Model confidence (mean pLDDT): 81 of 100. Transfer RNA from a Candidatus Roizmanbacteria bacterium, 73 nucleotides, folded computationally. Rfam family: tRNA. Rfam classes the family as a transfer RNA. The organism belongs to Candidatus Roizmaniibacteriota, within Bacteria. It was read from a public genome assembly.
């Protein structure tokens, strides 16, 4: 420099146009249990990489950039 591939909660992750006010797991909060801790059970916090476009409707599809990744030279 071609190509291609990917970006969601404090981690990892579903998601494939309307069912989503974006779900689960761990973490974390606050209660109950328990003498305490640990498990366990119930509650709450918490996210769409920026910008534009299509469309009634976009996390989700197309463009541009960012950032990581693989490949090739």
């Nucleotide at each position: 420099g071609g190509u291609c591939c990917c970006a969601u909660c404090g981690u990892c992750u579903a998601g494939a146009g309307g069912c989503c006010u974006a779900g689960g797991a761990c973490a974390g909060u606050a209660g109950g249990u328990u003498u305490u801790c640990a498990g366990c059970c119930u509650u709450c916090u918490a996210a769409c990489c920026g910008g534009g476009g299509u469309u009634c409707g976009a996390a989700u599809c197309c463009c541009c950039g960012u950032g990581g990744g693989a490949u090739c030279a």